[in-house]
RNA sequence: GGGCCUAUAGCUUAAUGGAUAAAGCGCUGCACUGCUAAUGGAGUGAUCCGGGUUCGAGUCCCGGUAGGCCCG
Repeated sequence: GGGCCUAUAGCUUAAUGGAUAAAGCGCUGCACUGCUAAUGGAGUGAUCCGGGUUCGAGUCCCGGUAGGCCCG
């Protein structure tokens, strides 16, 4: 330098182009308990960045950034 793949919550993963982006773990209250643990229930928090297509984009297209693999 070229090609391919990946990027969603603090972590691990979902989400036919169409309902308010879902869940587990985590974190913070509450209930329960003599206290803790466990359990139940509530809350918390995300689409890598910039454009485009579309009635509608996490998803499709273009460019960039970061990471991984391969070729030279």

This is a predicted structure of a 72-nucleotide RNA (transfer RNA) from a bacterium.
Its Rfam family is "tRNA". Rfam classes the family as a transfer RNA. Gene Ontology term of the family: triplet codon-amino acid adaptor activity.
Model confidence (mean pLDDT): 80 of 100.
RNAcentral records the identical sequence in 2 taxa.